[in-house]
RNA sequence: AACAUGAGAGUUUGAUCCUGGCUCAGGAUGAACGCUGGCGGCGUGCUUAACACAUGCAAGUCGAACGGAGUAAUUAAAGUAGCUUGCUACAUUAAUUACUUAGUGGCGGACGGGUGAGUAACGCGUGGAUAACCUACCUUACACAGGGGGAUAACAACGAGAAAUCGUUGCUAAUACCGCAUAAGUGUGAUUUCCGCAUGGGGAUCAUAUGAAAGCUCCGGCGGUGUAAGAUGGGUCCGCGUCUGAUUAGCUAGUUGGUGAGAUAACAGCCCACCAAGGCAACGAUCAGUAGCCGGCUUGAGAGAGUGGACGGCCACACUGGGACUGAGACACGGCCCAGACUCCUACGGGAGGCAGCAGUGGGGAAUAUUGCACAAUGGGGGAAACCCUGAUGCAGCGACGCCGCGUGAAGGAAGAAGGUCUUCGGAUCGUAAACUUCUAUCAGCAGGGAAGAAGAUAGUGACGGUACCUGACUAAGAAGCCCCGGCUAACUACGUGCCAGCAGCCGCGGUAAUACGUAGGGGGCAAGCGUUAUCCGGAAUCACUGGGUGUAAAGGGUGCGUAGGCGGUAGGGCAAGUCAGAUGUGAAAGCCCGGGGCUCAACUCCGGGAUUGCAUUUGAAACUGUCUUACUAGAGUGCAGGAGAGGAAAGCGGAAUUCCUAGUGUAGCGGUGAAAUGCGUAGAUAUUAGGAAGAACACCAGUGGCGAAGGCGGCUUUCUGGACUGUAACUGACGCUGAGGCACGAAAGCGUGGGGAGCGAACAGGAUUAGAUACCCUGGUAGUCCACGCCGUAAACGAUGAGUGCUAGGUGUCGGGGCCGUGAGUCCCGGUGCUGAAGUCAACGCAUUAAGCACUCCACCUGGGGAGUACGUUCGCAAGAAUGAAACUCAAAGGAAUUGACGGGGACCCGCACAAGCGGUGGAGCAUGUGGUUUAAUUCGAAGCAACGCGAAGAACCUUACCAAGGCUUGACAUCCUCCUGACAGACUCUUAAUCGAGUCUUUCCUUCGGGACAGGAGAGACAGGUGGUGCAUGGUUGUCGUCAGCUCGUGUCGUGAGAUGUUGGGUUAAGUCCCGCAACGAGCGCAACCCUUAUCUUUAGUAGCCAGCGGAUAAAGCCGGGCACUCUAGAGAGACUGCCAGGGUGAACCUGGAGGAAGGUGGGGAUGACGUCAAAUCAUCAUGCCCCUUAUGUCUUGGGCUACACACGUGCUACAAUGGCUGCGACAGAGGGAAGCGAAGGGGCGACCUGGAGCGAAACCCAAAAAAGCAGUCCCAGUUCGGAUUGUAGUCUGCAACUCGACUACAUGAAGUCGGAAUCGCUAGUAAUCGCGAAUCAGCAUGUCGCGGUGAAUACGUUCCCGGGUCUUGUACACACCGCCCGUCACACCAUGGGAGUCGGGAGCACCCGAAGCCGGUGACCUAACCAUAUGGGAGGAGCCGUCGAAGGUGAAACCGAUGACUGGGGUGAAGUCGUAACAAGGUAGCCGUAUCGGAAGGUGCGGCUGGAUCACCUCCUUU
Repeated sequence: AACAUGAGAGUUUGAUCCUGGCUCAGGAUGAACGCUGGCGGCGUGCUUAACACAUGCAAGUCGAACGGAGUAAUUAAAGUAGCUUGCUACAUUAAUUACUUAGUGGCGGACGGGUGAGUAACGCGUGGAUAACCUACCUUACACAGGGGGAUAACAACGAGAAAUCGUUGCUAAUACCGCAUAAGUGUGAUUUCCGCAUGGGGAUCAUAUGAAAGCUCCGGCGGUGUAAGAUGGGUCCGCGUCUGAUUAGCUAGUUGGUGAGAUAACAGCCCACCAAGGCAACGAUCAGUAGCCGGCUUGAGAGAGUGGACGGCCACACUGGGACUGAGACACGGCCCAGACUCCUACGGGAGGCAGCAGUGGGGAAUAUUGCACAAUGGGGGAAACCCUGAUGCAGCGACGCCGCGUGAAGGAAGAAGGUCUUCGGAUCGUAAACUUCUAUCAGCAGGGAAGAAGAUAGUGACGGUACCUGACUAAGAAGCCCCGGCUAACUACGUGCCAGCAGCCGCGGUAAUACGUAGGGGGCAAGCGUUAUCCGGAAUCACUGGGUGUAAAGGGUGCGUAGGCGGUAGGGCAAGUCAGAUGUGAAAGCCCGGGGCUCAACUCCGGGAUUGCAUUUGAAACUGUCUUACUAGAGUGCAGGAGAGGAAAGCGGAAUUCCUAGUGUAGCGGUGAAAUGCGUAGAUAUUAGGAAGAACACCAGUGGCGAAGGCGGCUUUCUGGACUGUAACUGACGCUGAGGCACGAAAGCGUGGGGAGCGAACAGGAUUAGAUACCCUGGUAGUCCACGCCGUAAACGAUGAGUGCUAGGUGUCGGGGCCGUGAGUCCCGGUGCUGAAGUCAACGCAUUAAGCACUCCACCUGGGGAGUACGUUCGCAAGAAUGAAACUCAAAGGAAUUGACGGGGACCCGCACAAGCGGUGGAGCAUGUGGUUUAAUUCGAAGCAACGCGAAGAACCUUACCAAGGCUUGACAUCCUCCUGACAGACUCUUAAUCGAGUCUUUCCUUCGGGACAGGAGAGACAGGUGGUGCAUGGUUGUCGUCAGCUCGUGUCGUGAGAUGUUGGGUUAAGUCCCGCAACGAGCGCAACCCUUAUCUUUAGUAGCCAGCGGAUAAAGCCGGGCACUCUAGAGAGACUGCCAGGGUGAACCUGGAGGAAGGUGGGGAUGACGUCAAAUCAUCAUGCCCCUUAUGUCUUGGGCUACACACGUGCUACAAUGGCUGCGACAGAGGGAAGCGAAGGGGCGACCUGGAGCGAAACCCAAAAAAGCAGUCCCAGUUCGGAUUGUAGUCUGCAACUCGACUACAUGAAGUCGGAAUCGCUAGUAAUCGCGAAUCAGCAUGUCGCGGUGAAUACGUUCCCGGGUCUUGUACACACCGCCCGUCACACCAUGGGAGUCGGGAGCACCCGAAGCCGGUGACCUAACCAUAUGGGAGGAGCCGUCGAAGGUGAAACCGAUGACUGGGGUGAAGUCGUAACAAGGUAGCCGUAUCGGAAGGUGCGGCUGGAUCACCUCCUUU
């Protein structure tokens, strides 16, 4: 000193908060796979087939237990041979010594080593017990070892067999075997003593029975026997703990107990006989599934959760099953017997075997190593020892499998090299990185030296190993990869690809500009590894003990009574089970933590300590819980006195209404609906009057009133009966609360039997509606609704809120009862029932003394959505069905509350030529024009509801022109750059062509320092040009539209957890978010308005090209002239209009109404001006532009054609249909414009278009230019016309290179449809509609179109119910791509998993019966037998054999369980734009939903009862404010 300890993120939505799941970041592994791989240390390595195994090894040892055998030597003896006669050799015998060892015998093979199949068990863990036991070897103590006996292997002979092996006969030893003696001990009986903890235990004495031994020796010892004790190791028993399933609820006959006998080392039904009927179980028996258990390990802040590989303890197993033998110990891994499967040998007769020991092989598998060295160390067995054995062990080998350590270099080095990538082409980056210079040498390599590990005195002894380590020389030389870069999550660019290829842990990327795919450059992370996959813990408070919830998100049982259980008032006393404290024992070692030590460090390892939260024993304490006891009355109950009530059951009675019947009156309809029809009625209905019958329900009273546990209960009376409340305080004395199972009650529908049946009314029928209408509506109508008895047992059975107790501001209604006085609209108390509201609480909504607040007790229930309240099983039910209640599979959500929008066949208010009131049109005709369609070589392209369609196009004969056909060109018709040549280019002419193109002739530059240059043309090469090719869904710009609608926002503050709200809502008012008032808001911005232009009045300035009042002149006439600027006018500057004034209303407001004055009056008229935004609105063909595409063509030039087609459909217009008119004649009055390649006068010609002419005019001067309608006069007389003018013919005019396709106009002739237009639809509110003409742009020419101009000049608006559009507030919502939304079910197709299914197949476990091996036990034992006895016959004892009980495997049978499979079949899930409908979300167009019944292609419809989780309107009640 033994500690320091807790992180979140992504994903449901347009956004928000919450609930809730899914996913990620961390750590770990006996791992595997992919890519890569330098060194060392320490560990670790078949998780699958307890699958099968070739080969070798893994348990032997002792000759100091024994007899032999063998080898060698020595000695001795006799023998043979040789000879040198005492020597050698040989063989034999005996003895001895040394060595070897097959056998007998002893000890050990029960340890060590392996594996985890079985086992849910006293198997394991922990703590106890053994007074119920054993223990070889070892230690201690005491005692003993006397004396005998009979065999047997080896061996030999013979025999059988292929072999394994065996048999018979004969011989022999022991520490082998057997008696006898003695001893302790033990059994029995008796006497006695001590002790304990219930059974009981210890000792002493006597009697009786039984009852040991072994020797060897090197003489040191080593052994043997008995008893007692110890130590060690075990056996057995007990308390507690030890997975899941109740869709396993009952199990059990040796079962539970007793007595007796047996068995065992020992207790016990352990076994047996008999007796009794017990034993276990909801605190989960039995059954099924899974699993060796623990110390520990992983994770975690912890509590926990998961796990049990290596190491250590225990257990179990050894090919599968059974069995015993031996032994101290086994029912025995490398022993035996039997059965079975498999393998091997065989001479076919019979035998052999068991790697889950170490290596190794095959197999299985994603996957796991060497047929290595050594007993040197540690340990084990045997031996006196030497020693032998030891795949235990120590080491080595292989594998990045894990942990730890080291290296792959260090310093300097900018021309920021080359190269790569990107680029805005400037540069940036890789990058001090490299090169280059200097330095160092860890590892690896080479050479030299070289251990410790080895000990008790010396010596000897090392597998590892020439290893670790040390030293030297040498070279930067040999040593870096993997994953990632959209967010989570650190790290970005380019190219390729184009919903393809692919990625993906979740969200999600990819459909031509991908930081998300692939590659490259760059970057980030880790590093000899890096990623992926699998599994576990964590995050996950997502099973919540620590530490969750149940009104609406998943979740309160439909309600009560009550059993077990849980919990329980006040006071005193006792006990001490829980509780607390101390002590003791235990909690093995290893591991973990702390402090130290040793390997260079670390990993690793050694030492010491801590911890081990537990269990047990013991000593105390007594507050709390418990228990016993004594008391109490505040809980609870009883009594007594009262009143209230649709509480329940039965019986009786009543009136109104409906329907039916009878009779009367009466006549043609009734009834019903949105409108109708079916239906009823002349056979007399409906209506009406009277009488009668029947059934059901009880108007008014009636009330967020009452009662009941809930369901529920409503006319009146009687009887019976339950509960609550108030008051009182007499009695009991905690008798209480809750309540799993259980029992009872339980709307409607439904079922059974029997009644009843008026009305209503599923089904059904008919009529309507409709595309259809199995519906909504109508006419009928059966079950049913009613009664009695019996079942069912469910509902949105709801307050979506379990029961009980206590506590925590009020206010105000109402029901029942009571108290007080001052008798009141009084006040107080108790019990019920409502509203509002404080604190508090809640995700919010809300709840708030009737809690969803603060606490306690008990019960029930929840854990993502779907599949599914389904399947299977079980229970209940007559059935319908109810209760209980999964899984596979599938999705990343499903959901709650609130917010902003949008929407509603929701509501309120307001506005608009929106409707209405009017005027005129369109839709019918002909024509013009545009579009669609069709056609075509082409009929170029675009525009598409409003907001495309007389639109782009303010003008297609060529051109335009983009289209088609044909013919040409290819650096190009057009731009820039380069090289060469020429001096032009242009122009004119000729030929050719359909034309361009092409060929040819003529004419023809500037500057100069003379080099050349400028310019132009030609030729050439490429860069490039060019594209009306694509994409308006890549864009800019421009435009349309809502809409000239009144809106759209911001800052600060405030409110809300937040999205957001407030302001901007409200009361008034306005054309207006215009203004006023009020207000937690105060201000501000873009819009509105105003400022701008024009028009209406006046003043002033100026006066030509305008004007002419007055003066003069003059003409046929005329401002024609002088002159003038008064007027008109022109165009500059000003004035004027502001609700300024008055009256009334209104809030002393804003403002409104009316009036005065005024040219004009309440924004005077008109215009320009278009907020934030919406429509992926329009336009790539005005233009610009990214990307893509074409490049002798998708470019460019040319001719001709087409855009002008024509069965048809639509839009927009023109002209008409006529008399308010047509025609003819006469003849007035404008404004605004245009004019030089122009307008073009007068005059002349022509019927006319027009021609001629050329004055004047760049225009307040001249011209276009005639204004027309109107007016006056005449004519026509209601007709297909003197209306209308299409069409056609002929003849012309003009423009133009050119009027055929394809122009306009003129004249003459022709004279179509059309007589006011169906459904429907458009414009317009005043100088407007209507009507009349004039001008301009474009333009050679071409207008019924477009844009302007003036002339004449109306009608109507009660009003806002309705249609359309818009604005504000509010409400509902399952919509947010926002109703052109969302979404349900059948059917069809594909795939997937699953239920049923005649059955079929398999598996494990149990049961019953049969058979019955080995073996133990029992019986028998006529047969056999060495030890003992013996009287030698025999006895005792034992055995073979036989029989029996038990008994494995096997066979048979029935049922249950599990799994697989099965024709067919049921629903479910998922799929691309399939079919039918439209059920739900808005009042979803019939409000929806729940239960039940019934019907229908389907969603679904209908009946009955219930709920609000229904909109809207009205009413009632209550509350708040004044």
Small-subunit ribosomal RNA from Defluviitalea raffinosedens, 1522 nucleotides, folded computationally.
The prediction has a mean pLDDT of 83.
RNAcentral holds the sequence, with entries from ENA and SILVA.
The organism belongs to Defluviitalea, within Bacteria.
It matches the Rfam family "Bacterial small subunit ribosomal RNA".